[in-house]
Description: Model confidence (mean pLDDT): 84 of 100. The part of an RNA shown here (small-subunit ribosomal RNA, 5' domain) has 525 nucleotides and comes from an uncultured bacterium. Its Rfam family is "Bacterial small subunit ribosomal RNA". Rfam links the family to the GO terms ribosome and structural constituent of ribosome. RNAcentral holds the full RNA, with entries from ENA.
Context: one part of a larger RNA
RNA sequence: GAUGAACGCUAGCGACAGGCUUAACACAUGCAAGUCGAGGGGCAUCGGGGGUAGCAAUACCUGCCGGCGACCGGCGCACGGGUGAGUAACACGUAUAGAAUCUACCCAUAACACUGGGAUAGCCCGUCGAAAGGCGGAUUAAUACCGGAUAAUACAGGGGCACCGCAUGGUGAUAUUUGUUAAAGAGACAUCGGUUAUGGAUGAGUAUGCGUUCCAUUAGGAAGUUGGCAGGGUAACGGCCUACCAAUCCAACGAUGGAUAGGGGUACUGAGAGGUACAUCCCCCACACUGGGACUGAGACACGGCCCAGACUCCUACGGGAGGCAGCAGUGAGGAAUAUUGGUCAAUGGGCGAGAGCCUGAACCAGCCAAGUCGCGUGAAGGACGACAGUAUUAUGUAUUGUAAACUUCUUUUGCGAGGGAAUAAAGUGAGGGACGCGCUCCCUUUUUGUAUGUACCUUGCGAAUAAGGAUCGGCUAACUCCGUGCCAGCAGCCGCGGUAAUACGGAGGAUCCGAGCGUUAUCC
Numbered sequence: 001g002a003u004g005a006a007c008g009c010u011a012g013c014g015a016c017a018g019g020c021u022u023a024a025c026a027c028a029u030g031c032a033a034g035u036c037g038a039g040g041g042g043c044a045u046c047g048g049g050g051g052u053a054g055c056a057a058u059a060c061c062u063g064c065c066g067g068c069g070a071c072c073g074g075c076g077c078a079c080g081g082g083u084g085a086g087u088a089a090c091a092c093g094u095a096u097a098g099a100a101u102c103u104a105c106c107c108a109u110a111a112c113a114c115u116g117g118g119a120u121a122g123c124c125c126g127u128c129g130a131a132a133g134g135c136g137g138a139u140u141a142a143u144a145c146c147g148g149a150u151a152a153u154a155c156a157g158g159g160g161c162a163c164c165g166c167a168u169g170g171u172g173a174u175a176u177u178u179g180u181u182a183a184a185g186a187g188a189c190a191u192c193g194g195u196u197a198u199g200g201a202u203g204a205g206u207a208u209g210c211g212u213u214c215c216a217u218u219a220g221g222a223a224g225u226u227g228g229c230a231g232g233g234u235a236a237c238g239g240c241c242u243a244c245c246a247a248u249c250c251a252a253c254g255a256u257g258g259a260u261a262g263g264g265g266u267a268c269u270g271a272g273a274g275g276u277a278c279a280u281c282c283c284c285c286a287c288a289c290u291g292g293g294a295c296u297g298a299g300a301c302a303c304g305g306c307c308c309a310g311a312c313u314c315c316u317a318c319g320g321g322a323g324g325c326a327g328c329a330g331u332g333a334g335g336a337a338u339a340u341u342g343g344u345c346a347a348u349g350g351g352c353g354a355g356a357g358c359c360u361g362a363a364c365c366a367g368c369c370a371a372g373u374c375g376c377g378u379g380a381a382g383g384a385c386g387a388c389a390g391u392a393u394u395a396u397g398u399a400u401u402g403u404a405a406a407c408u409u410c411u412u413u414u415g416c417g418a419g420g421g422a423a424u425a426a427a428g429u430g431a432g433g434g435a436c437g438c439g440c441u442c443c444c445u446u447u448u449u450g451u452a453u454g455u456a457c458c459u460u461g462c463g464a465a466u467a468a469g470g471a472u473c474g475g476c477u478a479a480c481u482c483c484g485u486g487c488c489a490g491c492a493g494c495c496g497c498g499g500u501a502a503u504a505c506g507g508a509g510g511a512u513c514c515g516a517g518c519g520u521u522a523u524c525c
Base pairs, nucleotide, nucleotide: 001524002523003522005521006520007519008518009517012376013375014374015373016372018369019368020334025332026331027330029329030328031327034075035074036073039072040071042068043067046066047065048064049062050061051060052059053058082287083286084285092211093210094209095208096207097206101204102203106200107199108198109197110196111195112194114148115147116146117145124137125136126135127134128133154180155179156178157177158176161172162171163170164169185192186191213259214258215257220250221249222248225247226246227245228244230242231241232240262284263283264282265281266277267276268275269274289310290309291308292307293306312323313322314321315320340366342365343364344363348362349360350359351358352357379410380409381408382407390400391399392398393397415462416461417460418459419458420457424452427449428448430446431445432444433443434442435441436439469514470513471512472511473510474495475494476493480509481508482507483506484505490497491496
């Protein structure tokens, strides 16, 4: 000098940032991922219309309309958010490679969408179970599922041409030939979707060079091990896996083993070289009660999905079931120690939707905390009988506190009261109109959208009014005297003070340094 700090004493305000470093310990409760009726059958609920009964209230019927619980289907749930347990590794950083790869939604270009079929959930009926949840029957739809047709620049096989390279090989042209593979509709008739192919964009997987902690009181280690051939598997290369063959491979330039640890951008310190750290923010990785596994999908071996095993907790009619806060709040425990079971989708961003919109503990705000940085204030000018009181003293005196106070004049930041009062909405939505390049286009008019917030800020009234402490004073080190104590009580970072005049202990007066903080402790340079 620095800190995600803690402790002691003290404390007026604001802005900006920060806040479980310990038990990846266990979790009550609420919320954190839905959306689409312009894909579908429908109608449990709400509102409207119509009908029946009734004097009426009301009851019942009717999917007719707005809509819509559950259900089928689509997209999303692989993002966003959390944590750092594991990992010394191509995990990360950096630089390359692919003649070894995939990529939903989006963009561009080209072509196409013909014709059939059988189910199933829901609803209804029945039935088992304490529950969770099943089972059977009947019936029904689709952009759900399955056939047939068409078909290439796709895929597989065969045959020629040209060019190129880095070994396996790659690229291009063509009237070469045989076979295989697609589709879905909705509609307010604006449009939105579907299939195939090529290219782009974005994202991801893979390989390699170099860099990446300590221990030799760890010296030998490895059997799918090292390589080959064949096959399987994968989006793709590869002992990734399998069979066979060979016996290799790594290591003092530190293998193997052990300990520790997420990595980086960066941060702290230092003149630098270097040393140390990895909280907040950004990028990457890994994990989601512990261990294992796959399914679905463009993408996961999936935090709020599934299955199995285990530990733990809960429910139970004892037969059997349910759960996973390292999401946001919050609770217990641990600890020196770390916050509210708050508000809003107004903005930014995300998901779905044609849109209106819905969802969003992402995000934006508010609350708590001197835990940090910065800013402001606690008054300003004048004022000598150098007042009283205090302290010291050589004591009728003098020094000091000290222009300090009183007193006079002034100001009102802040505070309290009163009044006014934003920007953040540049934008978007709905409606109307216009322009052309006819689009996820641009422009104009109008309507409407603000949580924070009656906040920030401004004006005004009042009145010095509401606001100073902490540590130190022997040397290092800025700042000295008196009293008490008497190797006691005590101090102390080091040297050291204290045994009768202690500037070193305790008190007082005075002084010094910082100041809404000041000291102590811990850690790093």